[in-house]
Molecule: Bacterial RNase P class A
Organism: Thauera phenolivorans
C1' cells in the first nucleotide's frame, strides 16, 4: 500500500416563520375555539412468502384423501426461521452456498449417436490355441489366409458404457489372480449425535435420477380486523322456484360419528352511520451471571405513533454530511494518470422510499458514512 470476506450502528443537524396531528391540563360563548406542556413512520414501514399472539364457527372426535417440512444437536410462543457441528460443492484464503431421508420395495425417465443406457452388447478391431475348408513347403506340433468359434483389453458414439493404475496370466483377453487406490460388510475406538479413524473380512457393480410418481418420519380443522363486540337508525319478516327425517343444515373435499329442525337457489326493498377492538407489548436499553453461539436468568431504568379517504409538511439561514469542478502543496509513477490535505466556486444534491391490530423471521430495492475482526498479494525495516 492494494484487493477482498464477515458482523455491528447512523440514515442528515441546528435554528427560525407558518401549517397539521395523539394525550394531558386549563379555558371559553363547551357542535367547536383557544392557551400551556408533551409526543408524532422505516431498516426496510414494502412483498404478502412463513410463523404466531387475538377474534368467530365446528361435540372441538376418528379416518381418508391432500398439503407442508426433510443430515445431527440446540435457541423461540412457534416456523420452511436462528445458532453450532456434519458431509458435499465453489473459492488460494478469510469464507460462501446446499430442494442435505430412502434407489436392494415397485413404476417411470435419460432427445440424438452408437453394438449396446440395465440385470445390455459387438461397427473398427484382437485371437483363431481345439474343429473345418484352401494354399505354400520333401517333412515338421513349419508358415499364411480364413469359416465356426472365443474376447471386451485396444479405437469409435456419447453426458454417461457394468470400477481405476501397475503386474501376472492367456491363442487372444477378462478381478481370471495379485499389490495399491476405490466400494461393500460387521465389529473396535472417538462422539449426545450426524459422522469420523485405523484394522480385518470380502473380487466385489443391481449405473444415474425421488424441486419424477412413489416409500418412510415429523407436523397441520377452518376463516381473519373487511376478525369480532355495542349502540342508534331504517326497511317489504315482500314474491317464486327446489329438498324435506330413507331429508336438509352445522366454516375447505370425502366417510364415521355427534349436534340440530329445517335449509338451499332467483328477483326485488332498507341500511352501510357513531362507538370499540387501537396500542404497555412474546416492548426497548444499561449492567451483571450462564453458554462457543443463537439465547436465557437476575436486576435497575424507559414509555418511543394511534390517523379514520388517511396527520408528521412548506419556506429560509448555516455546515457538521455528500457529489462535481478548480488553484496550490505533498506522495506514486518512465510519463499519462492516480491518490491526500488546505482554500475557493457551483449543486431545480440528499438513495430505497411511508404506519393502519400487533409480533418473530425470510425475501426483495437502496445514496452514502462510521467501527470491529479476519484472509492474500506486494514493497520496506
Nucleotide at each position: 500500500g492494494a484487493a477482498g470476506u464477515u458482523c455491528g450502528c447512523c440514515a442528515g443537524g441546528c435554528a427560525g416563520u407558518c401549517g397539521c396531528u395523539g394525550c394531558a391540563c386549563g379555558u371559553g360563548u363547551u357542535u367547536c375555539g383557544c392557551g400551556u406542556g408533551u409526543g408524532g413512520a422505516g431498516g426496510a414501514a414494502a412483498g404478502u412468502c412463513c410463523g404466531g399472539g387475538c377474534c368467530c364457527c365446528g361435540c372441538a372426535g376418528a379416518g381418508c384423501a391432500g398439503a407442508a417440512u426433510g443430515c445431527c444437536g440446540g435457541c423461540u410462543a412457534a416456523c420452511g426461521g436462528c445458532c453450532g457441528g456434519g458431509c458435499g460443492c465453489c473459492g488460494u484464503g478469510a469464507g460462501g452456498c446446499g430442494a442435505c431421508g430412502g434407489a436392494a420395495a415397485g413404476u417411470g425417465c435419460a432427445a440424438c449417436a452408437g453394438a449396446g443406457a440395465g440385470c445390455a452388447g459387438a461397427c473398427c478391431g484382437c485371437c483363431g490355441a481345439u474343429g473345418g475348408c484352401c494354399u505354400c513347403g520333401c517333412g515338421a506340433g513349419g508358415g499364411g489366409a480364413u469359416c465356426a468359434g472365443g474376447c471386451a483389453a485396444g479405437g469409435g458414439u456419447g453426458a454417461a458404457a457394468g470400477g481405476g493404475u501397475g503386474g501376472g496370466g492367456u491363442a487372444a483377453g477378462a478381478g481370471c489372480c495379485c499389490a495399491c487406490c476405490g466400494c461393500a460388510g460387521g465389529a473396535c475406538u472417538g462422539g449426545u449425535g450426524a459422522c469420523a479413524g485405523g484394522a480385518c473380512u470380502g473380487g466385489c457393480a443391481c449405473g444415474g435420477u425421488a424441486a419424477a410418481c412413489c416409500c418412510c418420519a415429523u407436523u397441520c380443522g377452518g376463516g381473519g380486523c373487511a376478525a369480532g363486540g355495542c349502540c342508534a337508525a331504517a326497511u317489504a319478516g315482500g314474491g317464486g322456484a327446489g329438498c324435506a327425517u330413507c331429508g336438509g343444515c352445522g366454516u375447505g373435499g370425502c366417510u364415521c360419528g355427534c349436534g340440530u329442525c329445517g335449509c338451499u337457489c332467483c328477483c326485488g326493498g332498507g341500511u352501510a352511520g357513531g362507538c370499540u377492538g387501537c396500542u404497555a407489548g412474546a416492548g426497548c436499553g444499561g449492567c451483571g451471571c450462564g453458554g462457543c453461539a443463537a439465547c436465557g436468568c437476575g436486576u435497575c431504568g424507559c414509555c418511543c405513533a394511534g390517523a379514520g379517504g388517511a396527520a408528521u409538511g412548506a419556506c429560509u439561514g448555516c455546515c457538521c454530511g455528500g457529489c462535481g469542478g478548480u488553484c496550490g502543496u505533498g506522495g506514486u509513477u518512465c510519463g499519462c494518470g492516480c491518490c491526500a490535505c488546505u482554500g475557493c466556486c457551483g449543486c431545480u444534491c440528499g438513495a430505497c422510499a411511508g404506519a393502519a391490530c400487533c409480533c418473530g423471521g425470510c425475501u426483495u430495492a437502496u445514496c452514502g458514512g462510521c467501527g470491529a475482526a479476519c484472509u492474500u498479494c506486494c514493497c520496506c525495516c